Record summary
A computed fold for a 470-nucleotide part of an RNA from an uncultured bacterium, annotated as small-subunit ribosomal RNA, 3' major domain. The full RNA is in RNAcentral, with records from ENA, Greengenes and SILVA. Its mean pLDDT, the model's own confidence on a scale to 100, is 84.
Context: one part of a larger RNA
RNA sequence: UGACGGGGGCCCGCACAAGCAGCGGAGCAUGUGGUUUAAUUCGAAGCAACGCGAAGAACCUUACCUAGACUUGACAUCUCCUGCAUUACCCUUAAUCGGGGAAGUUCCUUCGGGAACAGGAAGACAGGUGGUGCAUGGUUGUCGUCAGCUCGUGUCGUGAGAUGUUGGGUUAAGUCCCGCAACGAGCGCAACCCUUAUUGUUAGUUGCUACGAAAGAGCACUCUGGCUGGACUGCCGUUGACAAAACGGAGGAAGGUGGGGACGACGUCAAAUCAUCAUGCCCCUUACGCCCUGGGCUACACACGUACUACAAUGGCGCAAACAAAGGGAAGCGAGACCGCGAGGUGGAGCGAACCCCAUAAAAGGCGUCCCAGUUCGGAUUGCAGGCUGAAACCCGCCUGUAUGAAGUUGGAAUUGCUAGUAAUCGUAGAUCAGCAUGCUACGGUGAAUACGUUCCCGGGCUUUGCACU
Numbered sequence: 001u002g003a004c005g006g007g008g009g010c011c012c013g014c015a016c017a018a019g020c021a022g023c024g025g026a027g028c029a030u031g032u033g034g035u036u037u038a039a040u041u042c043g044a045a046g047c048a049a050c051g052c053g054a055a056g057a058a059c060c061u062u063a064c065c066u067a068g069a070c071u072u073g074a075c076a077u078c079u080c081c082u083g084c085a086u087u088a089c090c091c092u093u094a095a096u097c098g099g100g101g102a103a104g105u106u107c108c109u110u111c112g113g114g115a116a117c118a119g120g121a122a123g124a125c126a127g128g129u130g131g132u133g134c135a136u137g138g139u140u141g142u143c144g145u146c147a148g149c150u151c152g153u154g155u156c157g158u159g160a161g162a163u164g165u166u167g168g169g170u171u172a173a174g175u176c177c178c179g180c181a182a183c184g185a186g187c188g189c190a191a192c193c194c195u196u197a198u199u200g201u202u203a204g205u206u207g208c209u210a211c212g213a214a215a216g217a218g219c220a221c222u223c224u225g226g227c228u229g230g231a232c233u234g235c236c237g238u239u240g241a242c243a244a245a246a247c248g249g250a251g252g253a254a255g256g257u258g259g260g261g262a263c264g265a266c267g268u269c270a271a272a273u274c275a276u277c278a279u280g281c282c283c284c285u286u287a288c289g290c291c292c293u294g295g296g297c298u299a300c301a302c303a304c305g306u307a308c309u310a311c312a313a314u315g316g317c318g319c320a321a322a323c324a325a326a327g328g329g330a331a332g333c334g335a336g337a338c339c340g341c342g343a344g345g346u347g348g349a350g351c352g353a354a355c356c357c358c359a360u361a362a363a364a365g366g367c368g369u370c371c372c373a374g375u376u377c378g379g380a381u382u383g384c385a386g387g388c389u390g391a392a393a394c395c396c397g398c399c400u401g402u403a404u405g406a407a408g409u410u411g412g413a414a415u416u417g418c419u420a421g422u423a424a425u426c427g428u429a430g431a432u433c434a435g436c437a438u439g440c441u442a443c444g445g446u447g448a449a450u451a452c453g454u455u456c457c458c459g460g461g462c463u464u465u466g467c468a469c470u
Stems, first nucleotide, its partner, number of pairs: 002469001004466002007464007015454002019418004026309002029306005034300002042053002064295002068291001070289001073125001077124002079121005086103002089100003106115003127284002130282003136278002138273003141269001143267001148187006154163003167178003193261004198229001200227005207219003232255001235249005311411001315370005327358003332351002337346003377408001382403007424446007
């Protein structure tokens, strides 16, 4: 100087408190541990691993196991020889591999040859998701969007160092003001960026308007997207140290960083990743490389995490019937019509989409029924019959109809999230994707309760003190 203290002071944060909804009990989905296995590939491990890498394991993926093959190799460059490449077919095999015959004679040329591709030979080499993240780059998590971390010159101290950065106020903030042996500066904070809330102007088609609809007309409104205004404690009052600022008010669509996002200082954890990629060193080289069949990653006495569905009447079921936003679409989205109880099928209008389609939003509200039960709650499990994708749904997909109808009556100790268009609740879309979501990411609808306060628990910042650590 730091670190630490069940030392002190000041301050902050859904940290506690005040509330709301949960998790922990049940069933199921998913991840992990463990066990099992020929293999159940590998990584991630308190917070900061565990719906994590994986935005999607039937084959492929795939790295694992079994069986069968190959050895200059699936892939790259170089030398030589031969042939166009290629196309479909037959036999064998589980497939790869292997064995056949058929069609086919490329382009440039100085006619020597050259170019692309394929086959063969020899070796240089290829190859490795093999090891080491404690050899590394790059990338990322975390403290933490916490307000800190430093430097130059000067001054003080023998020196390590100190000062500045401390003090009085104030702020979300080392934000700003005042003071001061300091004066300045840098990285952070803030602002500049995107989005949302508002105005004006401009541009009006595929949008909007009048209409039952279309044609035609118009661009006022909605909307779309350019430009622009607007918010700055700017104005008024009070408090304050004549400061910074705080509180109240006016005007205003919006008021005191308006809401949200992107943005993450010096550093910490030898944190994570050699399996995204790159890479040093070590290791394998007829195998730790590579091809293919089938299996496995989906096992199942059990334990844990994260979600979903419920235990019902603020509800279940039935009938009629409203109101979104944001997205996606060509090997695609697929309308009207017809068939089917339905999943779906036939067919194919329109649309590379402000035009057409996915596409009926659902909760809400109206009417009816059930009458507190293991029920008209709940839907697990299982039988049968079907549909879709795909060579192929046995291991191991999703969906439909019908029958079956389990646990579960609000959950111990303990524990999580959330301060407003938030929690809770209700649906919608997208990425991945042939098919497969209760996950993830985004979108809108309905829409609360509570915050006295900082004594305590947890984490953090500043300062001071002690010190057996540095």